Record summary:
A computed fold for an 85-nucleotide RNA from a Clostridia bacterium, annotated as c-di-GMP-I-GGC riboswitch aptamer. Of the family's consensus pairs, 91% are formed in the model. Rfam family: c-di-GMP-I-GGC riboswitch aptamer. For this family Rfam cites "Bioinformatic analysis of riboswitch structures uncovers variant classes with altered ligand specificity" (Weinberg et al., Proc Natl Acad Sci U S A, 2017). Its mean pLDDT, the model's own confidence on a scale to 100, is 85.
RNA sequence: UCCGAUAAAGGCAAACCUCGAGAAAUCGAGGGGCGCAAAACCUCGGAUCUAAGGAGCCACCUCUAUGAUGGCCGGGUUGCCGAAG
Numbered sequence: 001u002c003c004g005a006u007a008a009a010g011g012c013a014a015a016c017c018u019c020g021a022g023a024a025a026u027c028g029a030g031g032g033g034c035g036c037a038a039a040a041c042c043u044c045g046g047a048u049c050u051a052a053g054g055a056g057c058c059a060c061c062u063c064u065a066u067g068a069u070g071g072c073c074g075g076g077u078u079g080c081c082g083a084a085g
Stems, first nucleotide, its partner, number of pairs: 002085001003082002011036002016031006034071001040077003044074003047069003053064004
């Protein structure tokens, strides 16, 4: 350095519940703990979700991100520990 243990210390926190924010996706706080060695940080590329507003003259409906998901994949930056190999 690669790598990642039925190791140690510490960390994060899914579903679900309560309260709050939002049009929604979803998010924040508290409880909770499924999991995680980057489940730390960055929307840079992709993917996915939503459709308030806008467009299709109007409605139905369809399209659309400037809204979201970093615990969907990739990329970038930083980083704890040290068994075996």